Transfer RNA from a bacterium, 73 nucleotides, folded computationally. The coordinates come from a structure-prediction model, not an experiment, and the mean pLDDT is 83. It matches the Rfam family "tRNA". Rfam's curators write: Transfer RNA (tRNA) molecules are approximately 80 nucleotides in length. By type it is a transfer RNA. The sequence was found in a public genome assembly.

RNA sequence: GCGCGUGUAGCUCAGUGGUUAGAGCACCACACUGAUAAUGUGGGGGUCGGAAGUUCGACUCUUCCCACGCGCA
Numbered sequence: 001g002c003g004c005g006u007g008u009a010g011c012u013c014a015g016u017g018g019u020u021a022g023a024g025c026a027c028c029a030c031a032c033u034g035a036u037a038a039u040g041u042g043g044g045g046g047u048c049g050g051a052a053g054u055u056c057g058a059c060u061c062u063u064c065c066c067a068c069g070c071g072c073a
Base pairs, nucleotide, nucleotide: 001072002071003070004069005068006067007066010025011024012023013022018056027043028042029041030040031039049065050064051063052062053061
């Protein structure tokens, strides 16, 4: 340099164009306990990597850029 893939919550990931962005773990509070742990209930936390485009509508499709990974040279 070329090709392919990935980028969504603190972490691991789901979400294949449709109207409120989710799960598990983690964190906080409460219940339970003599106190922890476990368990249960509730809660906080997201510019969906950035920008532009297509569309009535984009996390999802297209283009460029950035980061990371793999392959080729």